[in-house]
Context: one part of a larger RNA
RNA sequence: AGUACAUGGAGGAUGCCUUGGCUCCUAGAGGCGACGAAGGACGUGAUAAGCUGCGAAAAGCCGCGGGGAGGUGCAAAUAACUUUCGAUCCGCGGAUGUCCGAAUGGGGCAACCCAACCUUUAAAGGUUAUCCCGAGAGGGAGGCUAACCCGGAGAACUGAAACAUCUUAGUAACCGGAGGAAGAGAAAACAACAGUGAUUUCCCGAGUAGUGGCGAGCGAAAGGGGAAGAGCCCAAACCGGUUGCGUUGAGGCGCGGCCGGGGUUGUAGGACCUGCAAGGCAGGUAUGAUAUGAACUGGAACCGUACUGGAAAGUCGGGCCGCAGCGGGUGAAAGCCCCUUACAGGCAAGUAUCAUAUCUCGGGCAGGUAUCCUGAGUACCGCGGGACACGAGGAACCCUGCGGGAAUCCGGCGGGACCAUCCGCCAAGGCUAAAUACUACUAGGAGACCGAUAGCGAACCAGUACCGUGAGGGAAAGGUGAAAAGAACCCCGAGAGGGGAGUGAAAUAGAACCUGAAACCGUGUACUU
Numbered sequence: 001a002g003u004a005c006a007u008g009g010a011g012g013a014u015g016c017c018u019u020g021g022c023u024c025c026u027a028g029a030g031g032c033g034a035c036g037a038a039g040g041a042c043g044u045g046a047u048a049a050g051c052u053g054c055g056a057a058a059a060g061c062c063g064c065g066g067g068g069a070g071g072u073g074c075a076a077a078u079a080a081c082u083u084u085c086g087a088u089c090c091g092c093g094g095a096u097g098u099c100c101g102a103a104u105g106g107g108g109c110a111a112c113c114c115a116a117c118c119u120u121u122a123a124a125g126g127u128u129a130u131c132c133c134g135a136g137a138g139g140g141a142g143g144c145u146a147a148c149c150c151g152g153a154g155a156a157c158u159g160a161a162a163c164a165u166c167u168u169a170g171u172a173a174c175c176g177g178a179g180g181a182a183g184a185g186a187a188a189a190c191a192a193c194a195g196u197g198a199u200u201u202c203c204c205g206a207g208u209a210g211u212g213g214c215g216a217g218c219g220a221a222a223g224g225g226g227a228a229g230a231g232c233c234c235a236a237a238c239c240g241g242u243u244g245c246g247u248u249g250a251g252g253c254g255c256g257g258c259c260g261g262g263g264u265u266g267u268a269g270g271a272c273c274u275g276c277a278a279g280g281c282a283g284g285u286a287u288g289a290u291a292u293g294a295a296c297u298g299g300a301a302c303c304g305u306a307c308u309g310g311a312a313a314g315u316c317g318g319g320c321c322g323c324a325g326c327g328g329g330u331g332a333a334a335g336c337c338c339c340u341u342a343c344a345g346g347c348a349a350g351u352a353u354c355a356u357a358u359c360u361c362g363g364g365c366a367g368g369u370a371u372c373c374u375g376a377g378u379a380c381c382g383c384g385g386g387a388c389a390c391g392a393g394g395a396a397c398c399c400u401g402c403g404g405g406a407a408u409c410c411g412g413c414g415g416g417a418c419c420a421u422c423c424g425c426c427a428a429g430g431c432u433a434a435a436u437a438c439u440a441c442u443a444g445g446a447g448a449c450c451g452a453u454a455g456c457g458a459a460c461c462a463g464u465a466c467c468g469u470g471a472g473g474g475a476a477a478g479g480u481g482a483a484a485a486g487a488a489c490c491c492c493g494a495g496a497g498g499g500g501a502g503u504g505a506a507a508u509a510g511a512a513c514c515u516g517a518a519a520c521c522g523u524g525u526a527c528u529u
Stems, first nucleotide, its partner, number of pairs: 001528009015514001016479002020450002022447007029439002031144002039100003042055003046078001050074002061094006070082003105114003115128005130141004148179001149177004159166001163213001189196002200227005210218002231431003234375001238261010266409001268374004272368005280361001282360011296345003302318003306315002319336002321325001327339003380404007390416001411426005466473002486513001489500004
C1' cells in the first nucleotide's frame, strides 16, 4: 500500500410524515373608489427587533346577538392588570381611522414643504384641483382590479422542408370601453313552388360544398336534433300648447325651436273619415307572510386488578349504539375517550317568492279610401380598399376613403354576375331577459394529482435574501420527543467541546437533534506484497 471483516467520522440519499401546493366540481359573489380605493410610509405593547392586528380613541372603542371560565396574538419568562356586575373569544352593525397614494388648496425628489379664506380670537375644525351636465342650487367623472366581452390599431419568428401571394393571425404585445356577463337580436331573413318564422349556444350536417403559388393550408351554410324562449319603443303624417324670427296698417299668414297627444307596419300600416267598444298587470317603493340565511345549540353507544408494551386504540373476554361505521385527534391500529358526523334547532342584516297598498307605465275593433306620411348625400353606380370559409375570380351579399347620385306604395330591396318569370321581405332610428364565456374572491366537496431537487418561484417571515443604473432577474432553507421531562450537580477545558450523574421506551432521539445509503477519511484484526 492492497484485499476482507468489524467499528467509527463525514455526508444527507432513501423510507415514513405533511402545515403547502396542483387540477376540478357545486353553490355564492361578480366589484372597490372623492363617504378618499387598491397599495404603502410611519406609528401603536410594561418590557417589543420581526410578523400579525390596529390608527394619536392606535394587539384596540361602542351597541346587539352567541358563549360560559378563564384572559392580556405569533411567543417563553417576569411584572402589572382584567374577569360570573359575564371578561377573553365568535358573528353582525357602528365609531375612530396619522401621512402618502386618483390625491384633489399650491408645490414636490411619494409618505415632505408652503398657504389663503371661514367658524369673532386661541385651541380645534371646515373649505379651496381639473373636466362634463346645469340659469343656479346641485349632480357626475377621474384611480384600482384575475379571466371572460366589445371596439380601435396591429407584428414577426414559424409553416410552405428555400421564398415573395399565402400561412402563423386579425394571434401576441398596445390603446379605448363596459358588464356580471358582454356582444347579437324581432327579417329590406332563409328557402325553393314545399315551407320556416328574432338572437345566442351545443350535437350532427362535415373536414362535406367550396377556397387555395388548386402548394402549404383555410374551411362554411341550408337542413335535422337539443338548451333557452319574449317581445317592444321612437321619427313622420295629423291635432294641441308654447316660444323665436319674417311679413302685414291690423286681424292674420309663413318659417323654425321646444313640449304634449297621436302612431309604429308588408295580408302593407298609419294619418284622415264613418261606426262600435271598454280595462291590463310590466316596473319601482313600502308593509306583511313564507323560504333561505351568521356566530351558535342539542346530538346514540364500553368495560376488564386479562396479555404484550414506556404508552392500548393492538390481542383476549364479554357488551352496546347506529337516520350517526365521513374525517381528524388522543403515548401504536378507537363506531361507543375527545372534536366531529346523521338528524334536529336557532336567527340579525341580506336575498328570493307570494300577497296587499301606492306611484309610474302600457294597451282597442271593423269598414272606407280622393289626399298626406312611412328614416337622403341615404339606396344605388364607378374607382380604391376591407370583410364574408370564398386569395378579383363568373363574385353576389356586408362595410366605406373619393366621385356621381334616385324612387316615395302604380314605391323599394333580395333570392351568389346579369335579365325575365316566380317567391320572400320593407333598409337608410332605437331597446330587449334566458340558454353562452370566465373566476382574482367566499363557502363546501372531490382526486388511479405531488409529497420537500416533487408540488406554486415560495410547506419555513418569499416575490424575501441576493443580483442589476433600470426595465427586470430571483434563490436556498421542513421533521428532537408522547410530553421539554431541553440534561440540576460534579470533573477536564480560556472557551468550544467532552466525561460522569440525571430525564426518557430510546440520548448512536441532546437541540449541528426521525431514518441515516454512497462518494471521501480513519481505527482494530487477519491475509498478501
RNAcentral holds the full RNA, with entries from MGnify. The part of an RNA shown here (large-subunit ribosomal RNA, domain I) has 529 nucleotides and comes from a sheep gut metagenome. The prediction has a mean pLDDT of 83.